[in-house]
RNA sequence: GGGAGCAUGGUGUAACUGGCAGCAUGGCGGUCUCCAAAACCGUUGAUGGAGGUUCGACUCCUCCUGCUCCCG
Repeated sequence: GGGAGCAUGGUGUAACUGGCAGCAUGGCGGUCUCCAAAACCGUUGAUGGAGGUUCGACUCCUCCUGCUCCCG
């Protein structure tokens, strides 16, 4: 330099025929307990960045950033 893949709450992940972004864990509050843990209830927080297409984009297109792999 060329090519391929990946990027979603703090963490691990799901959602692809384009149609309300879920789950687990964590954080916070509560119930229980002498106290704590466990358990249970409630609550909190996310689509790497910038454009484009579309009534509608995590999803499709372009560029950029980061990581991994292959070729030279």
A computed fold for a 72-nucleotide RNA from an Acidobacteriota bacterium, annotated as transfer RNA.
RNAcentral holds the sequence, with entries from ENA and MGnify.
The organism belongs to Acidobacteriota, within Bacteria.
Rfam family: tRNA. Gene Ontology term of the family: triplet codon-amino acid adaptor activity. Rfam describes the family as follows. Transfer RNA (tRNA) molecules are approximately 80 nucleotides in length.
The coordinates come from a structure-prediction model, not an experiment, and the mean pLDDT is 83.
The same sequence occurs in records of 2 taxa.